[in-house]
RNA sequence: GCCUCAGUAGCUCAGUCGGCAGAGCACAACUUUCGUAAAGUUGGGGUCGCAGGUUCAAAUCCUGCCUGAGGCU
Numbered sequence: 001g002c003c004u005c006a007g008u009a010g011c012u013c014a015g016u017c018g019g020c021a022g023a024g025c026a027c028a029a030c031u032u033u034c035g036u037a038a039a040g041u042u043g044g045g046g047u048c049g050c051a052g053g054u055u056c057a058a059a060u061c062c063u064g065c066c067u068g069a070g071g072c073u
Base pairs, nucleotide, nucleotide: 001072002071003070004069005068006067007066010025011024012023013022019056027043028042029041030040031039049065050064051063052062053061
């Protein structure tokens, strides 16, 4: 230098035939208990790596860039 994959909530990840952004754990409140733990219910939390483009509409398609992993030379 080139190629492939990955980047989404605090963490681990799903969602990639374009159409309301989700799960588990964690966190907060509540129920339960004499109290704690466990269990259950509810809730908060997101510029979907960054910037452009296409489109009525982009996490998703296209281009460039950044970061990480692997490969080739």